The part of an RNA shown here (small-subunit ribosomal RNA, 3' major domain) has 454 nucleotides and comes from Brevundimonas bullata.
Taxonomically the source falls in Brevundimonas (Bacteria, Pseudomonadati, Pseudomonadota, Alphaproteobacteria).
Context: one part of a larger RNA
RNA sequence: UGACGGGGGCCCGCACAAGCGGUGGAGCAUGUGGUUUAAUUCGAAGCAACGCGCAGAACCUUACCACCUUUUGACAUGCCUGGACCGCCAGAGAGAUCUGGCUUUCUCUUCGGAGACUAGGACACAGGUGCUGCAUGGCUGUCGUCAGCUCGUGUCGUGAGAUGUUGGGUUAAGUCCCGCAACGAGCGCAACCCUCGCCAUUAGUUGCCAUCAUUUAGUUGGGAACUCUAAUGGGACUGCCGGUGCUAAGCCGGAGGAAGGUGGGGAUGACGUCAAGUCCUCAUGGCCCUUACAGGGUGGGCUACACACGUGCUACAAUGGCGACUACAGAGGGUUAAUCCUUAAAAGUCGUCUCAGUUCGGAUUGUCCUUCUGCAACUCGAGGGCAUGAAGUUGGAAUCGCUAGUAAUCGCGGAUCAGCAUGCCGCGGUGAAUACGUUCCCGGGCCUUGUACA
Numbered sequence: 001u002g003a004c005g006g007g008g009g010c011c012c013g014c015a016c017a018a019g020c021g022g023u024g025g026a027g028c029a030u031g032u033g034g035u036u037u038a039a040u041u042c043g044a045a046g047c048a049a050c051g052c053g054c055a056g057a058a059c060c061u062u063a064c065c066a067c068c069u070u071u072u073g074a075c076a077u078g079c080c081u082g083g084a085c086c087g088c089c090a091g092a093g094a095g096a097u098c099u100g101g102c103u104u105u106c107u108c109u110u111c112g113g114a115g116a117c118u119a120g121g122a123c124a125c126a127g128g129u130g131c132u133g134c135a136u137g138g139c140u141g142u143c144g145u146c147a148g149c150u151c152g153u154g155u156c157g158u159g160a161g162a163u164g165u166u167g168g169g170u171u172a173a174g175u176c177c178c179g180c181a182a183c184g185a186g187c188g189c190a191a192c193c194c195u196c197g198c199c200a201u202u203a204g205u206u207g208c209c210a211u212c213a214u215u216u217a218g219u220u221g222g223g224a225a226c227u228c229u230a231a232u233g234g235g236a237c238u239g240c241c242g243g244u245g246c247u248a249a250g251c252c253g254g255a256g257g258a259a260g261g262u263g264g265g266g267a268u269g270a271c272g273u274c275a276a277g278u279c280c281u282c283a284u285g286g287c288c289c290u291u292a293c294a295g296g297g298u299g300g301g302c303u304a305c306a307c308a309c310g311u312g313c314u315a316c317a318a319u320g321g322c323g324a325c326u327a328c329a330g331a332g333g334g335u336u337a338a339u340c341c342u343u344a345a346a347a348g349u350c351g352u353c354u355c356a357g358u359u360c361g362g363a364u365u366g367u368c369c370u371u372c373u374g375c376a377a378c379u380c381g382a383g384g385g386c387a388u389g390a391a392g393u394u395g396g397a398a399u400c401g402c403u404a405g406u407a408a409u410c411g412c413g414g415a416u417c418a419g420c421a422u423g424c425c426g427c428g429g430u431g432a433a434u435a436c437g438u439u440c441c442c443g444g445g446c447c448u449u450g451u452a453c454a
Stems, first nucleotide, its partner, number of pairs: 001454002003451003007448007015438002019402005026314008034305002042053002064300007073125001077124002079121005087102006106115003127289002130287003136283002138278003141274001143272001148187006154163003167178003193266004198234007208223002212221002237260001240254005316395001320353006332342003360392001365387003369384004408430007
């Protein structure tokens, strides 16, 4: 100087408390461990691995296994020789591929040749999702959007170092003020950026409809007010008033205001820590394989199943189930389109069920009855009809999320994608309860103290 303490002081955070809803019990989905297997490819491992890489494993993907098969190779550059290539047909085969036949004769040219494509040959080489993330780059997680981390000059100390950065206040903040052997500065904080909320101006179609006509209908004339759209500005700064404070920074209350003290949300992640993660995105040193640890193909596997754990979905019902009628979004996507298409559910009204393993719940299984995608749904896809109707009556110890348009609840869209979502990323609808407080648990910041630790 740090680190640590079941030392002290001050402070903060859904950290506790106060509340609301869950997980842990059931069934299923999904990931992981384990076991099994010819193979169940590999990685990720407390928080910070486990609906993670995977924004989508039937083939492909695919890296794994079995078998078949190729050896300058699926791909690149260089050398030599030949030829257009492509395409079509037949046979063998699971196919890769092999054999045979048919067809065809590229472009430029100074006619020497050159170029592209293709077949063959020898060698340099290709190739490797093989190893090492403890050789690395790049990217990422985490402490943590925590308020810290440093430097120059000066001063102090033999020195390591200290000071500044400590102290008194204050703040979300090393934010600002005051003081001070310090004076300044940098990276962070904040602001500058995007978005939502208010107003104005400009503009008025595909959007809008107050006034005037018109119509089943903003449909048509018309209008430019309103809504909206999308560009530019304004607006909030403790600016004003009162109190308090040191005539400070600030804090408390008020006015005006759409908005008030960082207005809400996002993007933005300092010096560093964990030899954190990734050699299987990519790049790359070293090592290793080179008739195989490389390449191609068919089929299988990644989907197994006594079991254990994580994350979710659906429920256990009457604040509900079922039936009928009926209303209102946003953001996206579709090649272009405010024009066309894709468009809700909870809510509301009426009826029924009457507390039961039920008109709750829907697992499982049958029927092949049936639809779709795709060469192909057996291993192993999704959906529909009929039938079947399991566990489950609110869940032990324990444990998670959330402070407002949030939790909870309801549906909608998108990426990936031929097909396949309860996952992920977004969108809007309905819309709460509680916070006395900081003693305690967890994590963090500053000062101080002890130490046989570095």